[in-house]
Model confidence (mean pLDDT): 85 of 100.
Predicted 3D model of a 1470-nucleotide RNA (small-subunit ribosomal RNA) from an uncultured bacterium.
RNA sequence: UAGAGUUUGAUCCUGGCUCAGAAUCAACGCUGGCGGCGUGCCUAACACAUGCAAGUCGUACGAGAAAGUGGAGCAAUCCAUGAGUAAAGUGGCGACCGGGUGAGUAACACGUGACUACCUACCUUCUAGUGGGGGAUAACUCCGGGAAACCGGAGCUAAUACCGCAUAACAUCGCAAGAUCAAAGCAGCAAUGCGCUGGAAGAGGGGGUCGCGGCUGAUUAGCUUGUUGGCGGGGUAACGGCCCACCAAGGCAAAGAUCGGUAUCCGGCCUGAGAGGGCGCACGGACACACUGGAACUGAAACACGGUCCAGACUCCUACGGGAGGCAGCAGUGGGGAAUUUUGCGCAAUGGGGGAAACCCUGACGCAGCAACGCCGCGUGGAGGAUGAAGUCCCUUGGGACGUAAACUCCUUUCGACCAAGACGAUAAUGACGGUACUGGUGGAAGAAGCACCGGCUAACUCUGUGCCAGCAGCCGCGGUAAUACAGAGGGUGCGAGCGUUGUUCGGAAUUAUUGGGCGUAAAGGGCGCGUAGGCGGUGCGGUAAGUCACCUGUGAAACCUCUGGGCUUAACUCAGAGCCUGCAGGCGAAACUGCCGUGCUGGGUAUGGGGAGAGAGGUGGCGUGGAAUUCCCGGUGUAGCGGUGAAAUGCGUAGAUAUCGGGGAGGAACACCUGUGGCGAAAGCGGCGCACUGGACCAUAACUGACGCUGAGGCGCGAAAGCUAGGGGAGCAAACAGGAUUAGAUACCCUGGUAGUCCUAGCCCUAAACGAUGAUUGCUUGGUGUGUCGGGUACCCAAUCCCGCCGUGCCGCAGCUAACGCGAUAAGCAAUCCGCCUGGGGAGUACGGUCGCAAGGCUGAAACUCAAAGGAAUUGACGGGGGCCCGCACAAGCGGUGGAGCAUGUGGUUCAAUUCGACGCAACGCGAAGAACCUUACCUGGGCUCGAAACGCAGUGGACCGGGGUAGAAAUAUCCCUUUCCGCAAGGACUGCUGCGUAGGUGCUGCAUGGCUGUCGUCAGCUCGUGUCGUGAGAUGUUGGGUUAAGUCCCGCAACGAGCGCAACCCUUGUCUCAUGUUGCCAGCGGGUAAUGCCGGGGACUCGUGAGAGACUGCCGGGGUCAACUCGGAGGAAGGUGGGGAUGACGUCAAGUCAUCAUGCCCCUUAUGUCCAGGGCUUCACACAUGCUACAAUGGCCGGUACAAAGGGCUGCGAUGCCGCAAGGUUAAGCGAAUCCUUUUAAAGCCGGUCUCAGUUCGGAUCGGGGUCUGCAACUCGACCCCGUGAAGUCGGAGUCGCUAGUAAUCGCAGAUCAGCAACGCUGCGGUGAAUACGUUCCCGGGCCUUGUACACACCGCCCGUCACGUCAUGAAAGUCGGUAACACCCGAAGCCAGUGGCCUAACCCUCGGGAGGGAGCUGUCGAAGGUGGGAUCGGCGAUUGGGACGAAGUCGUAACAAGGUAACCGUA
Repeated sequence: UAGAGUUUGAUCCUGGCUCAGAAUCAACGCUGGCGGCGUGCCUAACACAUGCAAGUCGUACGAGAAAGUGGAGCAAUCCAUGAGUAAAGUGGCGACCGGGUGAGUAACACGUGACUACCUACCUUCUAGUGGGGGAUAACUCCGGGAAACCGGAGCUAAUACCGCAUAACAUCGCAAGAUCAAAGCAGCAAUGCGCUGGAAGAGGGGGUCGCGGCUGAUUAGCUUGUUGGCGGGGUAACGGCCCACCAAGGCAAAGAUCGGUAUCCGGCCUGAGAGGGCGCACGGACACACUGGAACUGAAACACGGUCCAGACUCCUACGGGAGGCAGCAGUGGGGAAUUUUGCGCAAUGGGGGAAACCCUGACGCAGCAACGCCGCGUGGAGGAUGAAGUCCCUUGGGACGUAAACUCCUUUCGACCAAGACGAUAAUGACGGUACUGGUGGAAGAAGCACCGGCUAACUCUGUGCCAGCAGCCGCGGUAAUACAGAGGGUGCGAGCGUUGUUCGGAAUUAUUGGGCGUAAAGGGCGCGUAGGCGGUGCGGUAAGUCACCUGUGAAACCUCUGGGCUUAACUCAGAGCCUGCAGGCGAAACUGCCGUGCUGGGUAUGGGGAGAGAGGUGGCGUGGAAUUCCCGGUGUAGCGGUGAAAUGCGUAGAUAUCGGGGAGGAACACCUGUGGCGAAAGCGGCGCACUGGACCAUAACUGACGCUGAGGCGCGAAAGCUAGGGGAGCAAACAGGAUUAGAUACCCUGGUAGUCCUAGCCCUAAACGAUGAUUGCUUGGUGUGUCGGGUACCCAAUCCCGCCGUGCCGCAGCUAACGCGAUAAGCAAUCCGCCUGGGGAGUACGGUCGCAAGGCUGAAACUCAAAGGAAUUGACGGGGGCCCGCACAAGCGGUGGAGCAUGUGGUUCAAUUCGACGCAACGCGAAGAACCUUACCUGGGCUCGAAACGCAGUGGACCGGGGUAGAAAUAUCCCUUUCCGCAAGGACUGCUGCGUAGGUGCUGCAUGGCUGUCGUCAGCUCGUGUCGUGAGAUGUUGGGUUAAGUCCCGCAACGAGCGCAACCCUUGUCUCAUGUUGCCAGCGGGUAAUGCCGGGGACUCGUGAGAGACUGCCGGGGUCAACUCGGAGGAAGGUGGGGAUGACGUCAAGUCAUCAUGCCCCUUAUGUCCAGGGCUUCACACAUGCUACAAUGGCCGGUACAAAGGGCUGCGAUGCCGCAAGGUUAAGCGAAUCCUUUUAAAGCCGGUCUCAGUUCGGAUCGGGGUCUGCAACUCGACCCCGUGAAGUCGGAGUCGCUAGUAAUCGCAGAUCAGCAACGCUGCGGUGAAUACGUUCCCGGGCCUUGUACACACCGCCCGUCACGUCAUGAAAGUCGGUAACACCCGAAGCCAGUGGCCUAACCCUCGGGAGGGAGCUGUCGAAGGUGGGAUCGGCGAUUGGGACGAAGUCGUAACAAGGUAACCGUA
C1' cells in the first nucleotide's frame, strides 16, 4: 500500500485492453463579477522596420564652439556673457559584469569528492620606493582624393601616452661568486587626500588534473599512427603529444571500444506507500552559443551578443567606382503554429559602471498594462413566507414534482458605484507605483451563474420524437416501433467563475517483479555434451582488515521540502529558526560474516580387487560368418486360371502363369522366436553369431591426495529422418509418374505397376511433437510394492529361498505444492548456486541487414497496420459416420393398405374484380370448418348512412314504438295512408323517434409486446429442493454402483439423510359374485287369454336397470435369487402378477400455434380500414401433393328366402298404420316430451337356395342425356336423392412408404352431433364376425441411463480452412531518380599567428657619426576556413510493375481441421 469493467452457458487461472486519482509553460468548446500572488513563443537558433538596452572621468592632457542676451559703434563689426559650456580628440577605468537563448555537445560538459605544475585588475593588510632626463603624436591648421563610408600629404602641440639613465631586495636567474629589473603625477593656501612602482600575504574569482555518477542501438565488433610510451626541445600563467625531432610498438574494447541515434547538465519539479518512473518551464548554480564558418588583436581576464579581420548566405545604400548591417537584450513587426502579452512609466527602491565628489548611465531592476493560463480568497443576499399561486413536466386521472422555490413582509450592504480623507515603502532630501492600498460616508437587493453528466464501471429517471435511420461511445456496448445509452423536455447528480474535451506524465500495472513475477499443459528449458571468461563455493583453528558495522571530522550553496513561529483582515504568498540533504572524502576502532594469507579435516579425485570368462542391443572409415524369408534365373511336375478388392478392373498367364519340389543357383537388405514399462549410452540412438580395438558406469576395501569443486556467456564437438555432391550397389519397399477403380469431381484415400531414395564409401546439411513438452549440480523431507547388476547375512559346502545395503529403472501413495489436471526421494515438496528463456493475439519466425551453406535452407530477427481478446485447466449440457446397457409396431416375423385408376375432400400453384384469413417436416394439407346456394362472410363490384348496425350517460325536442297497406327502387332506403301509449293531482318518470355532446365501431397491424388455451418431445421416467459432506469455484454427492421393474418400481450397498413435482394408487368404465330395490325392464313356477306375442292377474327366482358391497394382495405352494427386491412354474379363482379401456401430461424445449373464439398493451382508420343492402366470390383449372371412398372381381356379383346386436336420437320433433307411386316420395294419422311410443329395431356381413364361369364380363361404376322427388323466399353460377338410358379408367399397382401384437388387425353394418336441405365417402361413437405373427435386438428411426472425445453452447441445420473475384489500408522488393549527413583522397588556399628574408623604410638607445642595436612594411614558407574534383559509406523521399499481409452482414469453388470429423491428428524434410 483500496479497486472496478471486459474472453465463458457458467467457473477458476493466465493475460492483455479500458476506467476511477494527481499533475500541466497547455490548447479547444460553452460561460464569465471582484481582488491578491505568480506565470505567459514548448513551433522557425526563421527574417527583422523603428526606438532604447554601456558608459564615465576636466581632480591625467592639449585644444575648444554656436544660438541667445547685454554693451559700444552710423554701419560693417567689436567687446562682455553664454563658457572653459556643448561637441570631439589624447589618456585612464569599464565595456569579459549584468541581460538573452539552448543550436551544438554523450564530453572532465555537468554533479560530487580529492588534488595543484598555475594566474588574479579593482578591494584589504604589511613592506620598500616615487631621483634626474629625452623624443614623438592625435586633436588643430593648410592642401588633396571620394557620391558616401572614409582616406592621404605637409605643419604645430600636451600628458597619469611613450623611451633611456640612476637607485635595487625578502623579487628573478644561478651550486656559488655574481648578474638583472621600477615609478606619474593631480587637487589643495596648507595639513593632507587621491594616485603611481617593486615585493610579501589575505579575500574573492579563475585555469588545470584525477576517482566516482547519470541516455539508447550489437540488425554498429573490432578501433587507433601523434596513435601509446620514452629522451630532448619548443610553447603556455601553468602540467601535458599541446607542438616538433628521434627511439620503442604500443594504447582502447564484450564490465561494450569504434560507429549511429537522441540530448545542455544540476539544485530541483510531477507522480508514487516506498523503491522507482517521467520531466529539466519559471527561480538558483554551471556550461555552450551570439547570421554561418575560420582567425587572431587588445587586455588581469575574451579568441569577445550591442569589438576587429577574412570567407559565405541574406538584406539595405550607391554617382556602379564602392560601402553598410546582424533583436537567442527590452518593447514591437512579418512568418510558422492549436498556441503565448505593451513599440508603457521610473531610476523612488535594490544592484552595477565611471568619478574625489556633485553627478551621469543602467529595457538589470522596481512598477503599471494585456490573458480565468495557474494557485488562493470573496461575492452574486439573509430571515420569515402555503391558497402548496400561475406556468411547465409526469400521472394509475385520485394526484404528484419543480417548491419556501417565487410573489409578498422585514432586514443587511461584503464586493462593485459615487463622495471625502489618505499611507508604509525614505527616522533628513528624493515616490515611477499613485490619489494606489487602507479608512469614513451616501443609496439601493440593488450591477454579478454557469458547465458537464444521469445503461454498468459511477453520484443522479421519467416523458416525447426517431426506428440498425439520424446518431452515441473511455471499455463493455446502445439504436431494426414501447430506447433510463440517440435528440429534445421536465426532474435529478456533481463541480462552481468556472465546467467539460483533447494532448502529455506518473499512478492504479506485482503488466520488466531489487523491494515484488514466472517457464510440465497458459508466453517461456538451449537437441546433447566438453569446456574458456565470469559467477558461486564444504568444515575446524590462527592472522589480516579490502568489503561490512560503530563513532568522530570536513563537505554536501541558497532557494525548494517538513516542522515551529512571525508579516500581509484570511489564504495563496512571504520572512526567521530548526530539521532534512539518505552522498562523497578523511580519521580512529570492532572482527561475527564475505574476501585474502597460513595450517588441519572431510566432499571430489586416484589406487587395488570384482577380471585365472562379473553385467550390459555402449562405440568403431574394423574383420569374418549364419540361417529363415521375399524376388529373380535354371530344371522337374502340372493346367487354366492367378492376383486383387467393399465390389471390381488395370496387371500376369496356353510363348504354360499361379501352385508345387525338405530340386539347383544368384543377389541385396533386414536379423523372427528369445524380447521383458529389461539393459547400455550425454543426447541423437543401439538387437543374428564370432573375433580385434576401445569408452563409461557400478560394487567392495578405506591405502594415497586434501576443496583440486559446481555451473558455464562466447567457443569447440556430436546430432533421427528427409535432402545435397561424387562413386558404387539395388532383393524388398516406395515420393514423383503411369494405369485401373471410387466419385458430382478425385491431380486423394483402395488396387496394379514403378523411378529417385532407402544400403555402402567419402564429404556436406544441422533441423524434428530432437518430449518426461520438466536445464545442470548439491543437500534435506512419512511409507508400500515390483524389477536389473553387484555386495553382505542365515543353515555343514554349493544352489534355490528369505533378510539387509548401494547404484539404476517402474507403479501406488503421506505431508507439501499446484489455476486445476496432476507431481509426490527419478518432486512440479523444502532450500542453495549457475546458465538459458518469457512479457496479449495476429502481422511473423515474416521483411531488411549480417553470417553459415553447393543448393534446399539454417541462425540472428523487427516495424507499420489490426483485434479486445487469444489462451490453460476443470464444470454442466448438446453432439459423434465413439463405446456399453435398456426400451418402443423401431426393425424383424406377419396381416391389411398407400404410391398406379375413377371420384370425393384439403393444400400448393395458376387464374380472377374477388377467388377473405389463418395453419407449412414429424407436430400444416377430410386442419380452424360438428354443414359456404342467400345468410354465414371477414373478400370483390355497385348502391346507401355518418352519434353511426348494436351499448351507456347528459341535454333539447316530439309522442308513441310496434303493426297493417300503397308508391319508387335490385334491395337497403325514401315517402304516403290507417291504427296506436302507460304511471302520477302536478312536478316528473317509464318506453320510444329525432337533434347535439361525451363517445362508439374495426375479423385493421404486431402471437417477435401479452394473458388464456393448445400442439410436440411424451404417459418418455424423468425434473428438483432442504440440511450435511466434498471442491478455491462453476459444480458434485444424493439421482452413481450390484440386482430388479412398465416405471428414479423396489431391494442391497454407499457421505449422505430426508423431502417435493412426476410413476403407481385413489376416479370413471368393463369383466365375476353378494345384498337391497322392482317400473316403463324380466317371466322360472302358478293362473287366465290369444292365430301369435309378459297380452293380463301375479311374481322377484333369472336377465337387466339403479344403489351399496365383496373380490386380486405375488396372499398360498415349489424352483431360482444375497435368508432381499423380484422372477419362473403351479394351485385355487370370473379375473393373476399395472386383468382390459379411459380420464389424468413433471421441470422444461420449440420467440411452436392462435390478436380471426375470447381478453389485452402499443400503433393505425374515423362521411371510413366503421356500418346497411343487392349481386358475385370463397365451388376457377394445363398441373402437383396429402387424406379418403369405390373398385379391378368367383373367399365374388346378382336374385329369392332366413337368423342374431349394441349404443344413441326425438315436440318448429320422431312419426306407426292404411292408401298412391317402379322409386325418391306423397297423402292420411294413432302413439310418444319417451327402459312405455317412434326410428319398418327388419341390423349387415352370416346361413340356405338359384344364377353368372374368367370376359373389361351380369366385374366396375365414372361421365353424359332425359325425366322426376324433397328442402328452401330462391337449387343458373352452386344442393341432395329417385327412375330410365349411357357404361370411362381400372385385370392388384415402380422407387418408395403407412397402420396394427387380441376381442387387436381385417371385415360388416348401426347411431349421433352440425343441420331447412346438403357436398358426410369426413368426424365422433356402437356393436357383429374375427385372424396371423413376434426367432430375436445385428441393422433403420425415436427415446432413457452410464461412459468417452470435442476447437460445439444460436449447442452438428454447430464450428471452421484455403484459393479465386471486388473494395480499402499499411508494408517488402524493384530498372531508376531526387535529396540529407559524416568521413576519406587530391586540388585551390582568404584572414591570421609563427618562422625566414636579398633589396626598401626607420624619432628616442650606443657610436669612431661611417654606422650599429632594435623595429616596420613588403615578399616567401608551414598550418589553415570556405570552395572544387573523385570514388565510396550511410540515411531518407518518390517509383511503372510485383510479393505477401490486414480488414470489409449476406459473392465463387470445394471440405482440410474440431467426434474414430468419416483416410486419427500433429512435427521435421523432399